[in-house]
RNA sequence: CCGCUGCAGAGUUUGAUCCUGGCUCAGGACGAACGCUGGCGGCGUGCCUAACACAUGCAAGUCGAGCGAGGGGAGGGGCUUCGGUCCCGAACCGAGCGGCGGACGGGUGAGUAACGCGUGAAUGAUCUGUCCCUGACAGGGGAAUAACACUUGGAAACAGGUGCUAAUACCGCAUAAGACCACGGGGCUGCAUGGCCUUGGGGUAAAAGGAGAGAUCCGGUGAGGGGUGAGUUCGCGUCCGAUUAGCCGGUUGGUGAGGUAACGGCCCACCAAAGCAACGAUCGGUAGCCGACCUGAGAGGGUGAUCGGCCACACUGGAACUGAGACACGGUCCAGACUCCUACGGGAGGCAGCAGUGGGGAAUAUUGGGCAAUGGGCGAAAGCCUGACCCAGCAACGCCGCGUGAGGGAAGAAGGUUUUCGGAUUGUAAACCUCUAUCGCAGGGGACGAAGGAAGUGACGGUACCCUGCAAGGAAGCCCCGGCUAACUACGUGCCAGCAGCCGCGGUAAUACGUAGGGGGCGAGCGUUGUCCGGAAUGACUGGGCGUAAAGGGCGUGUAGGCGGCCGGAUAAGUUAGGAGUGAAAGUCCCGCUUUCAGGGUGGGAAUUGCUUUUGAUACUGUCUGGCUUGAGUGCGGAAGAGGUAAGUGGAAUUCCCAGUGUAGCGGUGAAAUGCGUAGAGAUUGGGAGGAACACCAGUGGCGAAGGCGACUUACUGGGCCGCAACUGACGCUGAGGCGCGAAAGCGUGGGGAGCGAACAGGAUUAGAUACCCUGGUAGUCCACGCUGUAAACGAUGAGUGCCAGGUGUAGCGGGUAUCGACCCCUGCUGUGCCGGAGUAAACACAAUAAGCACUCCGCCUGGGGAGUACGGCCGCAAGGUUGAAACUCAAAGGAAUUGACGGGGGCCCGCACAAGCAGCGGAGCAUGUUGUUUAAUUCGAUGCAACGCGAAGAACCUUACCAGGUCUUGACAUCCAAUUAAGCUCACAGAGAUGUGAGGUCUCUUCGGAGGAAUUGAGACAGGUGGUGCAUGGUUGUCGUCAGCUCGUGUCGUGAGAUGUUGGGUUAAGUCCCGCAACGAGCGCAACCCUUAUGAUCAGUUACUAACGGGAAAGCCGAGGACUCUGAUAAGACCGCCGGGGACAACUCGGAGGAAGGUGGGGACGACGUCAAAUCAUCAUGCCCCUUAUGACCUGGGCUACAAACGUGCUACAAUGGCGGUUACAAAGAGAGGCGAAGGCGCGAGCCGGAGCGGAUCUCAAAAAAGCCGUCCCAGUUCGGAUUGUGGGCUGCAACCCGCCCACAUGAAGUUGGAGUUGCUAGUAAUCGCGGAUCAGAAUGCCGCGGUGAAUACGUUCCCGGGCCUUGUACACACCGCCCGUCACACCAUGGGAGUUGAGAGCACCCGAAGCCAGUGUGCUGACGCAAGGGGCAGCUGUCGAAGGUGAGAUCGAUGACUGGGGUGAAGUCGUAACAAGGUAA
Repeated sequence: CCGCUGCAGAGUUUGAUCCUGGCUCAGGACGAACGCUGGCGGCGUGCCUAACACAUGCAAGUCGAGCGAGGGGAGGGGCUUCGGUCCCGAACCGAGCGGCGGACGGGUGAGUAACGCGUGAAUGAUCUGUCCCUGACAGGGGAAUAACACUUGGAAACAGGUGCUAAUACCGCAUAAGACCACGGGGCUGCAUGGCCUUGGGGUAAAAGGAGAGAUCCGGUGAGGGGUGAGUUCGCGUCCGAUUAGCCGGUUGGUGAGGUAACGGCCCACCAAAGCAACGAUCGGUAGCCGACCUGAGAGGGUGAUCGGCCACACUGGAACUGAGACACGGUCCAGACUCCUACGGGAGGCAGCAGUGGGGAAUAUUGGGCAAUGGGCGAAAGCCUGACCCAGCAACGCCGCGUGAGGGAAGAAGGUUUUCGGAUUGUAAACCUCUAUCGCAGGGGACGAAGGAAGUGACGGUACCCUGCAAGGAAGCCCCGGCUAACUACGUGCCAGCAGCCGCGGUAAUACGUAGGGGGCGAGCGUUGUCCGGAAUGACUGGGCGUAAAGGGCGUGUAGGCGGCCGGAUAAGUUAGGAGUGAAAGUCCCGCUUUCAGGGUGGGAAUUGCUUUUGAUACUGUCUGGCUUGAGUGCGGAAGAGGUAAGUGGAAUUCCCAGUGUAGCGGUGAAAUGCGUAGAGAUUGGGAGGAACACCAGUGGCGAAGGCGACUUACUGGGCCGCAACUGACGCUGAGGCGCGAAAGCGUGGGGAGCGAACAGGAUUAGAUACCCUGGUAGUCCACGCUGUAAACGAUGAGUGCCAGGUGUAGCGGGUAUCGACCCCUGCUGUGCCGGAGUAAACACAAUAAGCACUCCGCCUGGGGAGUACGGCCGCAAGGUUGAAACUCAAAGGAAUUGACGGGGGCCCGCACAAGCAGCGGAGCAUGUUGUUUAAUUCGAUGCAACGCGAAGAACCUUACCAGGUCUUGACAUCCAAUUAAGCUCACAGAGAUGUGAGGUCUCUUCGGAGGAAUUGAGACAGGUGGUGCAUGGUUGUCGUCAGCUCGUGUCGUGAGAUGUUGGGUUAAGUCCCGCAACGAGCGCAACCCUUAUGAUCAGUUACUAACGGGAAAGCCGAGGACUCUGAUAAGACCGCCGGGGACAACUCGGAGGAAGGUGGGGACGACGUCAAAUCAUCAUGCCCCUUAUGACCUGGGCUACAAACGUGCUACAAUGGCGGUUACAAAGAGAGGCGAAGGCGCGAGCCGGAGCGGAUCUCAAAAAAGCCGUCCCAGUUCGGAUUGUGGGCUGCAACCCGCCCACAUGAAGUUGGAGUUGCUAGUAAUCGCGGAUCAGAAUGCCGCGGUGAAUACGUUCCCGGGCCUUGUACACACCGCCCGUCACACCAUGGGAGUUGAGAGCACCCGAAGCCAGUGUGCUGACGCAAGGGGCAGCUGUCGAAGGUGAGAUCGAUGACUGGGGUGAAGUCGUAACAAGGUAA
């Protein structure tokens, strides 16, 4: 440059990933059907089912120029009494004889797995009417017969008899170029039988006429050639099943005869015993084949409608006749089934021709027109016939084209939908204006197709087309909108109704259901269903795999087969190049033409990848042949070994027996018991018996093909290895079938039996325990012989050969150097391990012993379950093995790796987690909360830790949400409008009150118009809801947990999820820091910064303080002071900074010094990424839903306070470390105006009176209490304890009945330290003691704070709980409260067995045997020839074969069957817990 124009994926297994693997989708196609819809035209297509049955009409006739009648009668003639009669007779019609055609054309696909079809050959093994060419002939006779006439039988169909007649019908004779037959001679030639040519005599067989005035034409006979058509044969190709493995009797071949157009077991007789088959015979199933059509990048896969070629069939089966051709769709005969006619005696019929009918079915058209064209038959022709054909009709069945209008048009109309109420959208869409006329309607014109010498001839059709006019007028639907896949909102529904191709949607906010609006797609169609190809590399030739996903045979030996070393020669089968023939046409593709285009039509080309044949080439493969030695084998010399078989021998140990010693236990377990033992066990000593196995050596050592093999000796025997290079000369590798070997268990027969030990028994364990544990114990384990033939028979890895880095062990043999020698060292081969590079791999991993790179051969796989099951076959004594499905069902089942979570896995570490302690709880009484129960209501929420003195920092009314009753309805509360003028306020009355009625009495500003605030009334918009949903939400909160974690960027590693960093070694309270490291940095957490507390300093001193000074009776009371305490502001201080030890010279840690404080000093605030659909719609906010004279609002009363019972949290106790009485000290932190309330007074007291002072470092609450000191009690239900109850009081409040607190007196319960179990706390902590505050009228044992006194213990991390890090296993991922198995029960489904029952097709044997061909006979009949005899023919009869039918025995395949077996599926059934973690006994 040319040629070529040609390959797309997605969803779905998982928390996520990669892989394997199935399922599903997007595309194209259709003789389609169904649903909704439907304007026109062109061209095509239209019973896929019942090869089911068919009414009716039509689909094959034609020729009078082959023939004789008959009809007919134009016209003509004779006679005539003109009435008529006789004769001739052209057209035309025409049954019959005769000829040609009915073998074509048309239909269908039942049968057929076959030379049926396709392709290519052969016919030297054949035929061929009509047609074409060539050349040769046609002489002369004869006898019949239909029609017809008469007649017989019959209902009919039809048949018979007698008589007459013609021919291109039939029969002799003559002639014979050529043909044919038998016998001879010669030549040429091929591919075996043969073919061709020539020659001699002998034999056989011909003929037809017709038309025409004629010319002539059409015919006839025999022969040769051509053409066309047909027959036959062969190579190759042509579906599934081996759960069909053997089949075959004319079977295979030969000889002879017959038969055919022709070859041939095609048929027959005889002879031989062959033939086919794993390269799939036979049998079964299915099916017409092809050109082509659909799909596909192709290779392929599927199909075999329309059109074309071939075959087969014509109601089913059989048969022949005629003929050029048939065993004949619209011919014949017979049999059968069916239908019809009938006078019951007999007859008729065959739509798988065109229409049409019934039927079947999801489903497929008109009982149309015409021979005008094309084609066919007959004819000399005119012509006749033609449901072939040409047309029309019906059907959106398909393909193609056209239209339903075009342009303008924003107030972006109305309406619809939606809305955050602003808008958005429908939408230039409509209206409206201008324009156009394809289809349509009306009118006018009007074909091509028609070819021939001319004329004539058109079903379609007055169609197409052209012209004129009319008027936007008549013409749009269907599917979809979760992802795949293009297109979103609203309402309704509420796991319902429904959708769904796969994944999956629907349980109150559904883009997935239904409807609507909007949108997307296609469009006279659009969807659905079915089928095929594609995607699917998912059967892989192109183009796959087998360690773990499905898949290597358990191992060897070896047959067929496949594959095969080096060097030559020959050949040319494979291979390759060229030529020739063929590969029909149509179709597909390309280029033209036709119509404006498309579709359709038409011309040319390419292609048809194939087969046959021929000429070359010879590298490779094959074949033949010659050689070689490296593959393989032999030989010789060595060494190793649990290799095999047999016989013998040995010691240790267990058990048993005998005897001795000896006495009470032994044994066994988590703990026990069963068991053994005083009749002497166990222990121990000696002796004996018997069986089995061989300690140490012993080793990722050895041997073997695998299974497997382990004491020693002997015998026999297999294999491998090393060395040598003498021999053979490719003898090799693999290996379907076959044959052999083959652990354990098991089986048969006979032995043997010590130990162990299924079954079994007993004891334990347990909810149960047909188990795990224990005590016993039979088969078996052992031997001999035989069977079985399996295994996680595993390296889950077939065998062989070659090649491709290393390192390091080990076993056997050898070589080299060195040495006296051995070892060491270097090195070769063989075996066996580990590590590792390249490479491979989904990853894990493999890596010279490959899972690498290649070649050869075998075996095997194709989603999971059903199932290694059923049926069948084979094997086995049985058990069972081997081969090995389907229905049905699921959308997965799997592999490897990742991150988590989990483990009755491991390691490290932490925490009041345990332990060590102290004090409690659990028992009592009471308080309080909860459950439950009750109730008209006991409002609601919180429910393991993390609900339960929680929301509630305080329910008598109120609160209050609940209940009963009484009331209100624009409302108790907000905004807007109108009218009115007060409303609040005070009082009176009714009422339980809400409320109602009545009386009194009124706003601000003003330009006097009104305006504003407020209230009442009225209408509606609206209010209101502690009604629902915390699983629609915001916000807030709890919890893991103040646990040390959680992440990111960049880089790196990995296909990826992810990893690395963050792991490791140390260290820390800490992912705190250091070191190391493919990581380097960073963020949120930790820590620090903040508050408080501990120290001193500085500054500042009132209300605080008071050392010194002064005053004062005293009190910091006053003056004063700024020292102290204190207050509160500022800065300081602590950082492992310093010293020493340890550590790695680090981080850090231990000790010490100093210091108020020492190793984050104590305490607080502060809570990472996230988890729990955790809590809260009743704090608040809020979507949606719901109520609206009530689920809203008001009021009175009640309830939340109930009480058999249970639980949580507390208080007070049970006493002497105490109670009681007396006395006497020392705090901190707070609060206070509707408040705290002093002093003083009264009361036993609660409290009252009182009112100073204080919005507070000033006053008040306010006394602190425990402690200390003194006294008393004396162990007791008490001088402990104070519940309960009574009486009397106080306080708050409208009001203490339900239902408050306090006081006094009296009463004086339970309780004597609390079961199982369980909680808090590691220092100013626990314990104990009191004080304050919030809430609050009043009402704490609760809560939140404050200080006083003030311990004990921590060895330690084994265990319990929680947590962190690393690691391991996993079938978990809703994450162990996980997952999951099997029986049973229930429902449904398909299926196996089943006494049988019933049917189908095929084969076999026998019986009967129609028609018919053939054979025999043919005495009966008979025109042609013959003088005759006779010949020939026919009927009849007989025989072989022979369809249907009958009978019989089996085999095969269906249907069905009481009952029965397992299997599958199915939200919430029963029993257990087998598996997944060490799954709690590893599986």
Molecule: small-subunit ribosomal RNA
Organism: uncultured bacterium